[in-house]
RNA sequence: GUCCCGUUCGUCUAGCUGGCCCAGGACUUUAGGAUUUCAUCCUAACGACAGGAGUUCAAAUCUCCUACGGGACACCA
Repeated sequence: GUCCCGUUCGUCUAGCUGGCCCAGGACUUUAGGAUUUCAUCCUAACGACAGGAGUUCAAAUCUCCUACGGGACACCA
């Protein structure tokens, strides 16, 4: 330098052949409850689509660019 893959709550992840998702689950956190206390359990709440542009009636999903991470190949007088 060329090509390929990946990026979603604080963490791990589902969704990624477009619409059932103003995005779901588990753990954590916060509040309440059960319990004599702890542990544990139950209920509720908070919390994310890497950034930008495009296509479309509609984008987490498709296309392009950028950033970051990983890999393969090439160059190295």
The RNA shown here (transfer RNA) has 77 nucleotides and comes from Candidatus Thiodubiliella endoseptemdiera. Lineage of the source: Bacteria > Pseudomonadati > Gammaproteobacteria > Pseudothioglobaceae (SeqCode) > Candidatus Thiodubiliella. Model confidence (mean pLDDT): 84 of 100. It matches the Rfam family "tRNA". It is annotated as a transfer RNA.